[in-house]
RNA sequence: GCCCCGUUAGCUCAGGUGGCCAGAGCAUCCGCCUUGUAAGCGGAGGGUCAACAGUUCGAAUCUGUUACGGGGCU
Numbered sequence: 001g002c003c004c005c006g007u008u009a010g011c012u013c014a015g016g017u018g019g020c021c022a023g024a025g026c027a028u029c030c031g032c033c034u035u036g037u038a039a040g041c042g043g044a045g046g047g048u049c050a051a052c053a054g055u056u057c058g059a060a061u062c063u064g065u066u067a068c069g070g071g072g073c074u
Base pairs, nucleotide, nucleotide: 001073002072003071004070005069006068007067010026011025012024013023019057028044029043030042031041032040050066051065052064053063054062
């Protein structure tokens, strides 16, 4: 220098043929249960979907550029 993959909640990750309120587990907080703690059960909060631009009536999703991480080739 070229090519490929990834970037979504505090953490690990789903969601990829555009439209269903953007979700799960763990963690945090609250409640129930318990003599109490843990476990268990129920609930709540938490997101500029890496950034910018484009296409579109509509973008986490498609296109381009950039940034960061990983891999390959030279």
Model confidence (mean pLDDT): 80 of 100. A computed fold for a 74-nucleotide RNA from a Sporichthyaceae bacterium, annotated as transfer RNA. The RNAcentral record of the sequence draws on ENA. It matches the Rfam family "tRNA". The family's RNA type in Rfam is transfer RNA. The source organism's lineage runs through Bacteria, Bacillati, Actinomycetota, Actinomycetes and Sporichthyaceae.